Transfer RNA from Bacillus spizizenii, 76 nucleotides, folded computationally. Its mean pLDDT, the model's own confidence on a scale to 100, is 82. NCBI's taxonomy places the organism under Bacteria, Bacillati, Bacilli, Caryophanales, Bacillus. It matches the Rfam family "tRNA". RNAcentral records the identical sequence in 2 taxa.
[in-house]
RNA sequence: UGCAGGAUAGAGAAGUGGUUAUCUCACAAGCCUCAUAAGCUUGGAAUCGUGGGUUCAAAUCCCACUCUUGCAACCA
Numbered sequence: 001u002g003c004a005g006g007a008u009a010g011a012g013a014a015g016u017g018g019u020u021a022u023c024u025c026a027c028a029a030g031c032c033u034c035a036u037a038a039g040c041u042u043g044g045a046a047u048c049g050u051g052g053g054u055u056c057a058a059a060u061c062c063c064a065c066u067c068u069u070g071c072a073a074c075c076a
Base pairs, nucleotide, nucleotide: 001072002071003070004069005068006067007066010025011024012023013022018056027043028042029041030040031039049065050064051063052062053061
């Protein structure tokens, strides 16, 4: 420098342009229990890397940039 992938709750993942962004673990409260764990119920938490664009409508499509992983090239 080129090519390809990744960035979405505290952690890990899903999500064909469409009506409340989903799941698991973790966290909080309650139930259960002598008690803890397990189990059950409920709840909080992400405006989807940043900024633009397209569209009636964007996590999703387009452009630029940032960070990151791999491969290739260059240099030595």